Context: one part of a larger RNA
Order: sequence, then structure tokens, then C1' cells
RNA sequence: AAGUAGCGAAAAGACAAGUGAGAAUCUUGUCCACCGAAAGCCUAAGGGUUCCUGGGGAAGGCUCGUCCGCCCAGGGUUAGUCGGGACCUAAGCCGAGGCCGAAAGGCGUAGGCGACGGACAACUGGUGGAAAUUCCAGUACCACCGCGCUGCCGUUUGAGCAAUGGCGUGACGCAGGAGGAUAGGGUGAGCGGCCUGUUGGAUGGCCGUGUAAGCAGUGAGGCUGGGAGACAGGCAAAUCCGUCUCUCAUAAGGCUGAGCUGUGAUGCCGAGCGAAAUUUCAGUAGCGAAGUCCCUGAUUUCACACUGCCAAGAAAAGCGUCUAGCGAGGAGGCCGGUGCCCGUACCGCAAACCGACACAGGUAGGCGAGGAGAGAAUCCUAAGGUGCGC
Repeated sequence: AAGUAGCGAAAAGACAAGUGAGAAUCUUGUCCACCGAAAGCCUAAGGGUUCCUGGGGAAGGCUCGUCCGCCCAGGGUUAGUCGGGACCUAAGCCGAGGCCGAAAGGCGUAGGCGACGGACAACUGGUGGAAAUUCCAGUACCACCGCGCUGCCGUUUGAGCAAUGGCGUGACGCAGGAGGAUAGGGUGAGCGGCCUGUUGGAUGGCCGUGUAAGCAGUGAGGCUGGGAGACAGGCAAAUCCGUCUCUCAUAAGGCUGAGCUGUGAUGCCGAGCGAAAUUUCAGUAGCGAAGUCCCUGAUUUCACACUGCCAAGAAAAGCGUCUAGCGAGGAGGCCGGUGCCCGUACCGCAAACCGACACAGGUAGGCGAGGAGAGAAUCCUAAGGUGCGC
């Protein structure tokens, strides 16, 4: 310079009460305002205690501060089923032997590692200051173990199991349109409750009108022909696959499949009513009605199912089947038991991540209501969240 510029989105605050040494800034209440395909909710990465409670008031906080993502102390993350591992493989990486190379090392077979892909068994409600598909309640499912019970089958005329092997499946692109169904929504009707009320009952207003996995039945549709015989193929074998022949059939069988109905549920939830401690931290404990129909309707699901197109769209495990083989006891049902390791707090379009900052920037996926509207545009609103630290 100068008590100057600035104090970081113009979404907006006002009042009252409280606390306190001290209050525009903290707490509570009543209004006002802003977002609402977000400025709400879930979750991946990343961060790493920032979460909750009690206390503090130097510094950090662009002012203040009794407050905080700050400081101090104590506490908090509970799983057979969620995600990962004890399963599988992709690109890529490692790589016994091996090949190459002055050395270091490079490549690579067998083999292995490697996920946001494949496979795989749990749902609803309740609870706390901080965890919940993890705790608790109710109702399930999966794998393994058991000479615990039970009926049945078999013992070489072979019950049952079954490949590191064969075959099938797993198994896949994009676009388009039609259909089924559900979630969700609704000025609708009905039902229930509360309030209104010149106090016996009309009118009007407001609020609510749910419920999973599992199990049983049913099932819009989609795909697929069934049976018998023969055989130089599928590196052995095969009743499986494949090829050929005969026969029966266009409708049965098989596979798949969202949803619906019943049960689960004499349960739970539920508008509302509502204690004692009264004065307060309680709308808690406790009680608890109705819980039907109609309309609309997805970007969700059946399902890459169908049709079309050209750029022609993973693999392995798993599962099924077939034998090779093993084989004397075995497979069911019921009952009982067992179930390991890691993650789980909190932020997560942001003051907690990446940007030197409590920075108008950046950040993958899912849900995403109402009125008007073609619409996830736009405006106003719900639930919910905020008023951007002078």
C1' cells in the first nucleotide's frame, strides 16, 4: 500500500424460548424460502475412524462460536445363505523341464494365477446412542456327518456309485415390432378412523386402505417330433451323440417359463388413541380399525423369445447323459448334529474421493412419486433433504 481488495454461486431468512462469562452464527419451536431424474435414497471405487456418547474452547473453521468432519477420553462394525476365498475360466501374467541369449535376461510346453463374466443355498418384521438379509421373532433353504428310526431294493443272474474320458447343455451380436404379466400410480367406488357439529345426527374436510422367501397347485407363452432297428464315425467302450431305414403322429409327451391362486398369516404391519416418571429426553411403553374392487400402467419381467439384418457376435467349471471302471451292502424318507477365513462403522455428485483449500470443476452402477406434458424436457409439489460459515 491499507483497515484497502476480498470473506468462494443472489435458494432467504424472521421471531420467540433455552443454554452460557459472552449469542446474527449453538439448541428447540413457529413461520418463510430452495431442490425434488435431486441439492432425495441404495451401492462400487477411493478415503480410513471422519461414525456414536461425554467433555473442551489454544490452533484449524475466511466473521462469530457455548458449535464442528477440530482437540481429549470412552464406546461402536456380530453372517452356512450378502460380497470375496475354500469352485470355474477370459484378456493378460507367472512358468518345472525346454529353446534362445556376453551377463542381466527374453520366449514358452505341461501346470498355475487372474473377474465387473459363469456357477452357487433367506425372506419379512422388530430393535439401538452408534451394527444388522449378520442380533432377535417368525417362517425357510443348502451342504456334509450319524449301525438314531423306518419301510423298500440287492449280494456276482450285480443293488448302488460313477470318470481327470465321449456326447449334449452351459453358450452369448445388433435393430425392430407385437403380446402376456407385474411393480408403481389414480380426481374413482366401497370400507375404516379422526375432526367438524346450535348434542343424537346431517353436511363437509383430512388420513389410511399392506404383507416376503419358502412350499403346493395352476400357468400366458416359447422351444422341441415320439418309438423301433441297423451301422467303417465321436483316438478305448457305450444303451449316449451322429448317420441311414421303418413306423406312429400334427397332438400328445418332454424342456423352459413370468405370473396367478392357496398356504406362510388366529402372525406381523397398520391410520389413530396414548400412559406412569409430569415439568422433561415420549408421541416412548401399551392398545389398535379397515385392509376390497375398478381404472391406468412401465424404461421392469417372460426374453435376445420372435422377426429382420451384417460387421456374424468368449471360455471353462457346473449340470445332464453314456459307458470304462468300482462294487457288498445300498439309495430314499424322517429325526438329530455340524457349518471355517476376510469384508461389514461412516462419507460416497461430496466439507470425508481426485483437484495444495470445508475449492461454483471431475467422479461408474441401481431406485427415481404427483399435477400439466410425447418426455427422465420445463414449471409447481410429495417422501426426503436443505437456506450454500460473515

Predicted 3D model of a 390-nucleotide part of an RNA (large-subunit ribosomal RNA, domain III) from Tumebacillus algifaecis.
Taxonomically the source falls in Tumebacillus (Bacteria, Bacillati, Caryophanales, Alicyclobacillaceae).
Rfam family: Bacterial large subunit ribosomal RNA.
RNAcentral holds the full RNA, with entries from Rfam.